This is a predicted structure of a 90-nucleotide RNA (c-di-GMP-I-GGC riboswitch aptamer) from Coriobacteriaceae bacterium EMTCatB1. The source organism's lineage runs through Bacteria, Bacillati, Coriobacteriia, Coriobacteriales and Coriobacteriaceae.

């Protein structure tokens, strides 16, 4: 440097319960620890997906209701890009 072991020593969490932001997705922070993970550590740079106060549009008297949107969000979708623990075997 490849690779990733029926190894070890560890580590991270899916879900689920509390709390706290957020309009939402989602986040964070405490508890479990069983879904998983050898980069499930960062980076939203190209792809993809969620969401949809604000904004646009079209409707209804109206309360509202449909659609479009990302600047919001996801690194445990996938490519990418930056670090890194362990070493059985080549």
């Nucleotide at each position: 440097c490849c690779c990733g072991a029926a190894a070890a020593a560890g580590g991270c969490a899916c879900c689920u319960c509390c709390g706290c932001c957020g309009a939402a997705a989602g986040g964070c922070g405490g508890a479990c620890g069983a879904c998983g993970c050898a980069a499930a550590g960062c980076c939203a740079c190209g792809g993809g997906u969620c969401u949809a106060c604000a904004g646009g549009a079209g409707g209804g008297c109206g309360a509202c209701c449909u659609c479009c949107c990302a600047c919001g969000a996801c690194a445990g979708c996938c490519g990418g890009g930056c670090u890194g623990c362990c070493g059985a075997g080549g």
Its mean pLDDT, the model's own confidence on a scale to 100, is 85.